[in-house]
Context: one part of a larger RNA
């Protein structure tokens, strides 16, 4: 110096891309930086260790000798492993060709149902609302019903789901255009081009902010009616921001699988489902059975776990890289600097106290 952990006890960055760095398939050659061996020099004395001697013994101490000083330098070698160099390979990775599924993204357009409002017709005294009421609406004709119109927002039932797609956030009427990714099959090509990723960059629900539009329904705030001992609530009647659009900010969530990524690799099964491919038998025009690849669920051998549970989609067994944790409170606070229009975000203590 190293040693333990991170689903629920403290702890996985919200997600991805990627710089430096760390790590890295297979084979041959030469070299010898790391590594290993020998030799030489050096590594003051004292101390520590070993063998003796001296203080009446012993310790401390004094003294003789040895060993050691695990290091450094020079030199001679070794070549398995690591690095660097040169040359190959194709199992990782990628490209092209052929197919497949999908609410993946963006833009434009279209459609019907419903709510609300307006106009007109019919029609008359109630409607609405609740546990019960009242506020509210209505004889200036409401509610109900029929016809017409306006406008905004969201796409019911069925398909449909334990389903699909996306890195995550997230994505659902229909049509068209533009566009990203994934999967499968065969093999052609490139030839390690790979993994992770401190800083950095991009994306990032809802709410909120700026400017300009829009505004049907819903609805913080607010007003009223109830309830109640009170009721700054729950219930009711209204209702403004907002919710919607364009552009620009914000950068946070129980951003959750509370589970980082992996070229990842290995390790019994059973059953459902989605998308491919193969194979034929049964059959028939659509399925069943079987195999295989990729996803998504349930149950469970071994194993793991404090238990709950996880269990080939691992929380098993291993490896690589990053992030994070070290009693509770104070506190995600103060201060400082960074970012932001602001709200605030991010970074992030201490005193004190139990």
């Nucleotide at each position: 110096c190293u040693g333990g952990g991170c689903g629920u006890a403290a702890a996985g960055c919200g997600u991805c891309c990627g710089u430096a760095g760390g790590c890295g398939g297979u084979u041959u050659g030469a070299a010898a930086a790391g590594u290993c061996u020998g030799a030489u020099g050096u590594c003051a004395a004292a101390u520590c260790c070993c063998c003796g001697g001296g203080c009446u013994c012993a310790a401390c101490c004094c003294u003789g000798g040895g060993a050691a000083c695990u290091g450094c330098a020079u030199u001679a070698g070794a070549a398995a492993c690591u690095c660097g160099c040169a040359g190959g390979c194709u199992a990782g990775a990628g490209u092209a060709c052929g197919g497949u599924a999908g609410a993946g993204g963006c833009u434009g357009g279209u459609g019907g149902a419903a709510u609300u409002c307006c106009c007109g017709g019919u029609g008359u005294a109630g409607c609405g609302g609740u546990g019960a009421a009242a506020u509210g609406c209505g004889u200036a004709g409401a509610u109900a019903u029929c016809g017409g119109g306006a406008g905004g927002a969201a796409c019911a039932u069925c398909c449909g789901u334990a389903g699909g797609c996306g890195a995550a956030g997230g994505c659902g009427c229909c049509c068209a255009g533009c566009u990203g990714g994934a999967c499968c099959a065969g093999a052609a090509c490139u030839g390690a081009c790979g993994c992770u990723g401190a800083g950095g960059g991009a994306c990032g629900a809802a709410a909120g902010c700026g400017u300009g539009g829009g505004g049907a329904g819903c609805a913080a705030a607010c007003a009223g009616g109830a309830u109640u001992a009170g009721a700054u609530a729950c219930c009711c009647u209204g209702g403004u921001a907002g919710u919607c659009c364009a552009c620009g900010c914000c950068g946070u969530a129980a951003a959750c699988g509370a589970u980082g990524c992996g070229a990842u690799a290995c390790u019994g099964g059973a059953u459902g489902u989605u998308g491919g491919c193969c194979a034929c038998a049964c059959u028939u025009a659509g399925g069943u059975c079987g195999g295989u690849c990729a996803g998504u669920g349930u149950c469970g051998a071994a194993g793991c776990u404090a238990a709950c549970g996880c269990g080939u989609u691992a929380a098993u067994u291993a490896c690589c890289c990053c992030g994070c944790c070290g009693g509770g409170g104070g506190a995600g606070u103060a201060c400082g600097g960074u970012c932001g229009c602001a709200a605030g975000a991010g970074u992030g203590a201490a005193a004190c106290u139990c």